[in-house]
C1' cells in the first nucleotide's frame, strides 16, 4: 500500500426488495408458585425529558441521496481475510 468482509441493547444475534429498529435466545429484575434454592408461569427489562399520557434520541464515528438509510453512496476508526 490495494481488494474483500464484519462493527446493531448488558452478551450472542435477526430485519439486505430502503418501508414500525433491535426478531428470537441468554442474563438482570418484580410478582406467582416451593419449606428453601433451582424450574415453571405472567410481566419488565436502549438513553433522556415529564407525576403522568407521552415525546425526542439511539444500528462504530462523520457526511450525502431520498418522503423514508441498519440496508444506498462518499470519508474515517476498528478487527478479520487475501494479494503485494
Nucleotide at each position: 500500500g490495494c481488494c474483500g468482509g464484519a462493527g446493531u441493547g448488558g452478551c450472542g444475534g435477526a430485519a439486505u426488495u430502503a418501508g414500525c429498529a433491535g426478531a428470537c435466545g441468554c442474563a438482570c429484575c418484580a410478582g406467582c408458585u416451593u419449606g428453601a434454592g433451582g424450574g415453571g408461569c405472567u410481566g419488565g427489562c436502549g438513553g433522556g425529558a415529564g407525576c403522568a399520557a407521552u415525546c425526542c434520541c439511539g444500528u462504530g464515528c462523520a457526511g450525502g441521496u431520498g418522503c423514508a438509510a441498519g440496508u444506498c453512496c462518499u470519508g474515517u476508526c476498528u478487527c478479520c481475510g487475501g494479494c503485494a

A computed fold for an 84-nucleotide RNA from Gemmata sp., annotated as transfer RNA. The sequence was found in a public genome assembly. Its Rfam family is "tRNA". Rfam classes the family as a transfer RNA. Rfam links the family to the GO term triplet codon-amino acid adaptor activity. The coordinates come from a structure-prediction model, not an experiment, and the mean pLDDT is 81.